Annotation:
The RNA shown here (small-subunit ribosomal RNA) has 1492 nucleotides and comes from an uncultured prokaryote. It matches the Rfam family "Bacterial small subunit ribosomal RNA". The prediction has a mean pLDDT of 84.
RNA sequence: AGAGUUUGAUCCUGGCUCAGAACGGACGCUGGCGGCAGGCUUAACACAUGCAAGUCGAAGGAGAAGCCGGACUUCGGUCCGGUGGAAACUGGCGGACGGGUGAGUAACGCGUGGGAACCUGCCUAUUGGUACGGAACAACAGUUAGAAAUGACUGCUAAUACCGUAUGUGCCCUUCGGGGGAAAGAUUUAUCGCCAAUAGAUGGGCCCGCGUUAGAUUAGCUAGAUGGUAAGGUAAUGGCUUACCAUGGCGACGAUCUAUAGCUGGUUUGAGAGGAUGAUCAGCCACACUGGGACUGAGACACGGCCCAGACUCCUACGGGAGGCAGCAGUGGGGAAUAUUGGACAAUGGGGGCAACCCUGAUCCAGCGAUGCCGCGUGUGUGAUGAAGGCCUUAGGGUUGUAAAACACUUUCACGAGGGAUGAUAAUGACAGUACCCUGAGAAGAAGCCCCGGCUAACUCCGUGCCAGCAGCCGCGGUAAUACGGAGGGGGUUAGCGUUGUUCGGAAUUACUGGGCGUAAAGCGCACGUAGGCGGACUGGAAAGUUAGAGGUGAAAUCCCGGGGCUCAACCCCGGAACUGCCUUCGAUACUGGCAAUCUUGAGUUCGAUAGAGGUGAGUGGAAUUCCGAGUGUAGAGGUGAAAUUCGUAGAUAUUCGGAGGAACACCAGUGGCGAAGGCGGCUCACUGGCUCGAUACUGACGCUGAGGUGCGAAAGCGUGGGGAGCAAACAGGAUUAGAUACCCUGGUAGUCCACGCCGUAAACGAUGAGAGCUAGCCGUCGGGCGGCAUGCCGUUCGGUGGCGCAGCUAACGCAUUAAGCUCUCCGCCUGGGGAGUACGGUCGCAAGACUAAAACUCAAAGGAAUUGACGGGGGCCCGCACAAGCGGUGGAGCAUGUGGUUUAAUUCGAGGCAACGCGAAGAACCUUACCAGCCCUUGACAUCCCGAUCGCGGUUACCAGAGAUGGUUUCCUUCAGUUCGGCUGGAUCGGUGACAGGUGCUGCAUGGCUGUCGUCAGCUCGUGUCGUGAGAUGUUGGGUUAAGUCCCGCAACGAGCGCAACCCUCGCCAUUAGUUGCCAGCAUUCAGUUGGGCACUCUAGUGGGACUGCCGGUGAUAAGCCGGAGGAAGGUGGGGAUGACGUCAAGUCAUCAUGGCCCUUACGGGUCGGGCUACACACGUGCUACAAUGGCGAUGACAGAGGGCAGCGACUUCGCGAGGAGAAGCUAAUCCCUAAAAGUCGUCUCAGUUCGGAUUGUUCUCUGCAACUCGAGAGCAUGAAGUCGGAAUCGCUAGUAAUCGUGGAACAGCACGCCACGGUGAAUACGUUCCCGGGCCUUGUACACACCGCCCGUCACACCAUGGGAGUUGGCUUUACCCGAAGAUGGUGCGCUAACCGCAAGGAAGCGCAGCCGGCCGCGGUAAGGUCAGCGACUGGGGUGAAGUCGUAACAAGGUAGCCGUAGGGGAACCUGCGGCUGGAUCACCUCCUU
Repeated sequence: AGAGUUUGAUCCUGGCUCAGAACGGACGCUGGCGGCAGGCUUAACACAUGCAAGUCGAAGGAGAAGCCGGACUUCGGUCCGGUGGAAACUGGCGGACGGGUGAGUAACGCGUGGGAACCUGCCUAUUGGUACGGAACAACAGUUAGAAAUGACUGCUAAUACCGUAUGUGCCCUUCGGGGGAAAGAUUUAUCGCCAAUAGAUGGGCCCGCGUUAGAUUAGCUAGAUGGUAAGGUAAUGGCUUACCAUGGCGACGAUCUAUAGCUGGUUUGAGAGGAUGAUCAGCCACACUGGGACUGAGACACGGCCCAGACUCCUACGGGAGGCAGCAGUGGGGAAUAUUGGACAAUGGGGGCAACCCUGAUCCAGCGAUGCCGCGUGUGUGAUGAAGGCCUUAGGGUUGUAAAACACUUUCACGAGGGAUGAUAAUGACAGUACCCUGAGAAGAAGCCCCGGCUAACUCCGUGCCAGCAGCCGCGGUAAUACGGAGGGGGUUAGCGUUGUUCGGAAUUACUGGGCGUAAAGCGCACGUAGGCGGACUGGAAAGUUAGAGGUGAAAUCCCGGGGCUCAACCCCGGAACUGCCUUCGAUACUGGCAAUCUUGAGUUCGAUAGAGGUGAGUGGAAUUCCGAGUGUAGAGGUGAAAUUCGUAGAUAUUCGGAGGAACACCAGUGGCGAAGGCGGCUCACUGGCUCGAUACUGACGCUGAGGUGCGAAAGCGUGGGGAGCAAACAGGAUUAGAUACCCUGGUAGUCCACGCCGUAAACGAUGAGAGCUAGCCGUCGGGCGGCAUGCCGUUCGGUGGCGCAGCUAACGCAUUAAGCUCUCCGCCUGGGGAGUACGGUCGCAAGACUAAAACUCAAAGGAAUUGACGGGGGCCCGCACAAGCGGUGGAGCAUGUGGUUUAAUUCGAGGCAACGCGAAGAACCUUACCAGCCCUUGACAUCCCGAUCGCGGUUACCAGAGAUGGUUUCCUUCAGUUCGGCUGGAUCGGUGACAGGUGCUGCAUGGCUGUCGUCAGCUCGUGUCGUGAGAUGUUGGGUUAAGUCCCGCAACGAGCGCAACCCUCGCCAUUAGUUGCCAGCAUUCAGUUGGGCACUCUAGUGGGACUGCCGGUGAUAAGCCGGAGGAAGGUGGGGAUGACGUCAAGUCAUCAUGGCCCUUACGGGUCGGGCUACACACGUGCUACAAUGGCGAUGACAGAGGGCAGCGACUUCGCGAGGAGAAGCUAAUCCCUAAAAGUCGUCUCAGUUCGGAUUGUUCUCUGCAACUCGAGAGCAUGAAGUCGGAAUCGCUAGUAAUCGUGGAACAGCACGCCACGGUGAAUACGUUCCCGGGCCUUGUACACACCGCCCGUCACACCAUGGGAGUUGGCUUUACCCGAAGAUGGUGCGCUAACCGCAAGGAAGCGCAGCCGGCCGCGGUAAGGUCAGCGACUGGGGUGAAGUCGUAACAAGGUAGCCGUAGGGGAACCUGCGGCUGGAUCACCUCCUU
């Protein structure tokens, strides 16, 4: 510090996710030791049991047990004295500390810094005092009530308990006369106490400034409320309380209300700023079962005190009582989850005490748990036959791996034995025989967890087969998974490792540091203006902000730095720095603010002038539509793609004249004008707003922006009243259509118009807030001014409105003085997509609805710009038997053949639009053959290796069983090679064993190879350079031209490659070489080129030549080329062939072959016989033959080319009607043979199911073959079907072509109408490129990229999920009013009572007090009416999600009616239509502008 993920790829925007750190954690697997720390985050839920606050005999009385002595004794014991000091009591101090918890609290609660009107036990210092009296009450004793708790009565008693008097320096009050008010003693000593006062220290109470969560879908709150006066009350100020008076106080700088929350030092994260958090430790606060209340006291409204009410629990004799773990342990419960009913007061600290000492679950320790941090160990060295085993393998090897074993060594930790601290000062040690030291034995007791597709370090095999499963995101898994599970190996970490949860980070993804708003989310529709924010120039003084210095404070701990101590570290100790803050003080005065004064440039005023669809009102004009009246006139009109509805003989349409009425204003008209925006258009008048220009003077910052607020605000819509010509939602009809709730047509109502009042929204757009300053230009245009003169031009200036363009900006597109550039000020708005601009609430509205505005849930994207393709019912250019023009077919018939389907035991398999279907198959009777049935074989029909036997093998005759394979006999022939002479080697056969063979079994979607197709279309790319952030572009586009990316020219390109062309073969012309088997001009010869001879010619087959737009003319840019001509056998590629770029179709083929993987192994292998592939209601493709006279039949007999031939072609002779048979020459082929060419010509037939046509059938034969039944071909005779030119539709062909005619070949025993090849005869037509199909180039749009066979919308149906409404119902919180009124304090009363005083007593005194009673205050509780939040809820609304449901096809291309926005109506649904608006619309034309 970044990375993954939207796309075919790119850049950007933007979300999601990951890598890091942390934790009071939890869970899973695993677990050796120690140190240090931490351990109920949930139920402030309920608690059994024990302990957690006592102490003082030096305040007091009384005094048990025990012990000693004495007396008595029934020998049990009793009594007395002394000692002793328990338990309880009075009294003092302490129980307000320490310990726990975080419920409440949004507050002076906390933090920080200040303040004045206070108190303070114990402690310190100082001063003074400590005198004299008195009356009680506990304990105790007795009686008594009660189950108990606990009392009641009577009697006795002490004090440092209580009371009075005296004194009182000081103290307090005061009307300054005076008044009030204290004490305690104990003791043998020492000493410890007590009272009053002053001062301090400590602790506490109170007040104030600032800071301290979220919500405005909480906007108004408040009656003791705000202030004053007086009084009361308090330790003290104060509405703290009361009376009276006034009417204030708080709030947009967020009051009130609601929700949440203890606050802080700190902790965690982060570079920081920030964010999150508030366990442990420390400070403060609050609470103690819930609520209320006071008492005591220095201090409490009191955790282990009291009273009352309530809930709960327990005891009870039912009458009454008791209790409060949020102390330490512990229990139940809750929960994912958190420990021992331990030891000790040895240390530190606290309470009491003079002290000894006692108490102390504070504390110090121990126990439990890897909860965290830190440290250590589980050995070390040597060790290659690189052992065995595992795993992989290309079978060679590799890896695990120096790892192990083995050898040598060590002993940290743990274990055994011994010694043994510091913590303690003289004593006292829970921890603890602990830490530590020494010693002994022995590698001995001690390694797991996660991961290995990318992010992210680490790879293979097997299993599985969209299953099981994984997953943080992207995503893996459908038979070769580095992604699932296992294994081997590897990576990471280590007594831990992973997972999960939470926080921060990464995230500049809330942006103060540090973001944005034209198109990605985002500028309010526009203006005015309040608060607020910001604000021109100069001067002065003051010093609020600002800033320098100093002082105080910022607790300690923590963090950081430097030291030190535990063996190190964690941890602990010491010192420093820091704590970025607040307060005080003293300086400075540039800037900002405040005050005072001045100025003119911002702003405004005045005067003069211009332009304008600016606004409102009134009037007025012509054209057109419609209607009405009249005339002319006659059969149609209207409307459409075509029609129909409609109008018209009752006279339409057309035409002429007259009239009525409403609405809108042609031309001018213009990226022209005006206005803030919406918007504004005939003409005239009236009223009126604003801009601009020019000029002088004046005011003197008067300014800018603008939350709330107010006004204006298209269209549609609403209300009332008018008006209504045209147009036109709804509606009706006609068409279209599968349907057509639409597009088209005919009608037509609201509405559109006017007045008044609402609504307040639009793609209200420049998708661009307002204002100000600065930053190159050029060209238009509108309104003014100035200058020059050539008087219609040039220059200049101010203000508008446009185009292009530099710098700069931008993701790009683009913007560019009218900024989207560089700066400043203010406002508004955004933070992933969907849900949703929706629900609820509120405000507004008559309504429609508008404004404000969420959440649950769901997805990993949604999106912007640009790129390359593909596509378009977009455009331009061009080509092709693509259409057109022609010729001949197919589709109808019969047959052949292939396919589908059906059938079958099997009808083997493959091929499936073009590009499967006379295709694989250049030939299924057996074989082939892969299929079916039956019968057989199992190392096999075939290959290699091993063992044993034999020397062969092989051929041949015959027989038996069998369907055959096969099995069993048999005759005859033949008898292996080398040799070191050894069954030694090779070879062959048989038998055996196992490795293996074998498979036309599966996967062409695992593959190689081969092939088809686009397409013989003209394309496909690269290097370097240049442009672009990039994908990419350029080159390859453009102007011409070509069959061609063929060539030329131009050009930020220059070159190159694969394709095109050429080179190759063949045909056409010539030359040359050669002359047999070919040829014969001339010479001989013959029946015959038969022979001699010859090689001129033909021909054969070798080598060459020839054609190149080379020449001429025209055209074109003078180019490339094109057109015409000459010559030439051939002319512009001369004809034909071979040749197939990058790629596409997961195209075809595992059945040609090869091959990975899988599968079968007495069978899915092998053999054999028979059957099947040849089936047959039917459908399709490809062909043949025909339907006839351009023909049939008969006769005639001329002319090819190319092939083939020895298991062959077979002349010739002969037989047969014929297929063919019997003989048989020649030929291994320019020699012989197949071999006869056929269309042609002549004659006949005369339009008919025929002398056409030949299917079908009968019968007799021939040939091939082991064998023609299923199932061959052919011949003869007989039979003589359909068919009279073929519907929709569709195919081929542009010249030696189509059409037509025959010939040959491959394979083959035989079998062709198929296929391949050959020649003979030999046409017609092409105006042309509008249209159909296919293709190429350029351009444009795109929401497509699996690429239009694309994408995609809504209703309906089903399943699931969350949510709104909902009659109501349940609960919480809260407000107001009223009722009730415990305890308590307080006020009153108090003839029921009352120790201390007086008095001898009786009695008195009450300014003392108690009980009781009465008031007001107040808790719980209750009644009524609200507010608010939450749960449930029949039914219901929409929403979301869900591989293969239904209906349509709305959007993306001009998406087939351009789309979208607002509004209104309508419709199963997407949607349709009206009105207004926008371009974020294609195409064509025009206009304007710019560039060259």